[in-house]
This is a predicted structure of a 71-nucleotide RNA (transfer RNA) from Candidatus Pacearchaeota archaeon CG1_02_32_132.
RNA sequence: GGCCUUGUAAGCUAGUGGUAAACUGCCUCCUUGACGUGGAGGAUUCCGCAGUUCAAUUCUGCGCAAGGCCA
Repeated sequence: GGCCUUGUAAGCUAGUGGUAAACUGCCUCCUUGACGUGGAGGAUUCCGCAGUUCAAUUCUGCGCAAGGCCA
């Protein structure tokens, strides 16, 4: 330098053109003498910019980051 793959919540991982989600963690309340367990509820997210579209997390282009292959 070229090519490929991946990028979603604090962590890990689904999802797929039409409302973003499970588990763990965090916060609040109940329960306890207290902690923990248990129960109920809540907050936080689609790497960035542009394009296509009525509508983009999803498709396309460029960039950024990580990983891999070739030279």
It matches the Rfam family "tRNA". By type it is a transfer RNA. Rfam describes the family as follows. Transfer RNA (tRNA) molecules are approximately 80 nucleotides in length. Gene Ontology term of the family: triplet codon-amino acid adaptor activity. Its mean pLDDT, the model's own confidence on a scale to 100, is 81. The sequence is in RNAcentral, with records from ENA.